[in-house]
RNA sequence: CGAUGGGGUAGAGGCGCAGGGUUCAAGAGUAAUCUGUUCGAGGAUGACAACUGAGAAAACAGAUGAAAGGGAAUCUUUGCCGAAGUAAAUAUGCAGGUCGAAGGUGUAUUUGCUGGGGUUAUCUUGAAAAAGGAUAACACUGUCAUUAUAGGGAAAUCCCUAUAAUGGGGAGCUACAGAUCGU
Numbered sequence: 001c002g003a004u005g006g007g008g009u010a011g012a013g014g015c016g017c018a019g020g021g022u023u024c025a026a027g028a029g030u031a032a033u034c035u036g037u038u039c040g041a042g043g044a045u046g047a048c049a050a051c052u053g054a055g056a057a058a059a060c061a062g063a064u065g066a067a068a069g070g071g072a073a074u075c076u077u078u079g080c081c082g083a084a085g086u087a088a089a090u091a092u093g094c095a096g097g098u099c100g101a102a103g104g105u106g107u108a109u110u111u112g113c114u115g116g117g118g119u120u121a122u123c124u125u126g127a128a129a130a131a132g133g134a135u136a137a138c139a140c141u142g143u144c145a146u147u148a149u150a151g152g153g154a155a156a157u158c159c160c161u162a163u164a165a166u167g168g169g170g171a172g173c174u175a176c177a178g179a180u181c182g183u
Base pairs, nucleotide, nucleotide: 001182002181003180004179008176009175010174011173014081016080017079018078019077020076021075022073023072024071032064033063034062035061036060037059038058042051046099047098048097084114085113086112087111088110089109090108091107092106093105094104115141116140118138119137120136121135122134123133124132125131143168144167145166146165147164148163149162150161151160152159153158
């Protein structure tokens, strides 16, 4: 000096990511409970237990009247920059009267995809015109490579900055120190 290695440390992107707390809105005058009237035997996913002619379910009227998940904030705090999200597989826990199936949800591991946020459309979750997730499109932004132009560095086919075009992607990019190999 060069090469190798998702090696080590520290950083950058910005409406940046995720968790917790507080307050508020919505959920909702809903569910549920009680009273009265009508009606008349089931309601509940399968089975059982329990409830039910001292009225099931349903309808009407009145009274009382929630919660969870999710959301917002000139909020607060913690951890960070594969932050995080998502799909599949495996293992395991949880809930409901009991058991079983299915589904849901949490955790861990492995593999794949996504640089980031935004807007729009479709599908899906959801009480929802909120918000989340998936897919696609559109520009924006950050970074690297190549090319071109302009400027600067004493000069240069070298370096830096700015602009533009094309292409790539986070196992990336920048900086520093070191390891191995070669010269």
The RNA shown here (Lysine riboswitch aptamer) has 183 nucleotides and comes from Rossellomorea vietnamensis. Lineage of the source: Bacteria > Bacillota > Caryophanales > Bacillaceae > Rossellomorea. Its mean pLDDT, the model's own confidence on a scale to 100, is 77. RNAcentral holds the sequence, with entries from Rfam and Ribocentre.